Predicted 3D model of a 74-nucleotide RNA (transfer RNA) from a Candidatus Microgenomatia bacterium.
């Protein structure tokens, strides 16, 4: 050079064939249980879906380029 695979909350990941409003564990923050902690219940806050473009009435999803990781050829 050339191939494949990945990028979604702070951290793991989910989201099938394009359609209500982008979700789950862990965190993290209130409140509630305790003498306190701790477990456990309830509740909230956190996301330009890697960037930029294009298809479309709609787009995390399809396409195109670009970038960063990991691997495979050379």
């Nucleotide at each position: 050079g050339g191939g494949u695979g990945a990028u979604u909350a702070g951290c793991u990941c989910a989201g099938c064939u394009g359609g209500c409003u982008a979700g789950a564990g862990c965190g993290u923050c209130g409140c509630a249980u305790u003498c306190a902690c701790a477990u456990u219940g309830c509740g909230g806050a956190g996301g330009u879906c890697g960037c930029a473009g294009g298809u479309u009435c709609g787009a995390a999803u399809c396409c195109u380029g670009c970038a960063u990781c990991a691997c495979c050829c050379a």
The RNAcentral record of the sequence draws on ENA. Its Rfam family is "tRNA". Rfam's curators write: Transfer RNA (tRNA) molecules are approximately 80 nucleotides in length. By type it is a transfer RNA. The source organism's lineage runs through Bacteria, Bacteria candidate phyla, Candidatus Microgenomatota and Candidatus Microgenomatia (nom. nud.).